[in-house]
Annotation:
Predicted 3D model of a 132-nucleotide RNA (c-di-AMP riboswitch aptamer (ydaO/yuaA leader)) from a soil metagenome. Its mean pLDDT, the model's own confidence on a scale to 100, is 78.
């Protein structure tokens, strides 16, 4: 220099400086998520349900179940022509893991919440739009 991601920016105030700035905790403002009428939806039972791309179909194993394994096929996300954004085709990689606690469908007003962490690819091909 960039990448995943909501996870950025500004502000005073306190401390610290090598005076360029750094750190803290507050407050805004972006962005991001959740609860929460009518109308409308749904309705057995192994509870449900929420953040997120993290889903599904086969096949094998124990096993009789609501379980696990990996392989494969589908589907989903990500990725440097380097100002942005977008499709198509190719390569690569992922398909996790956290959380709520008997409980939530949608939902106007209104209420709540979070802004963490992790990283090192790419220099492949063909278009469209903005910008400057």
């Nucleotide at each position: 220099u960039g990448c995943c991601u909501a996870a950025u920016c500004c502000g005073g105030c306190g401390c610290c400086c090598a005076c360029g700035g750094g750190c803290g905790a507050c407050g805004g403002a972006g962005c991001g998520g959740g609860g929460g009428a009518a109308c409308c939806a749904c309705u057995c039972a192994a509870g449900g349900g929420g953040c997120g791309a993290a889903c599904c179909c086969a096949c094998c194993c124990g096993a009789u179940c609501u379980g696990g394994g990996u392989u494969g096929g589908g589907g989903g996300c990500g990725c440097a022509g380097g100002c942005u954004c977008u499709u198509u085709c190719a390569g690569c990689g992922c398909u996790a893991g956290c959380c709520c606690g008997a409980c939530a469908g949608c939902u106007a007003a209104c209420c709540c919440c979070g802004u963490a962490g992790g990283c090192c690819u790419a220099c492949g091909a063909a278009g469209g739009a903005g910008a400057a």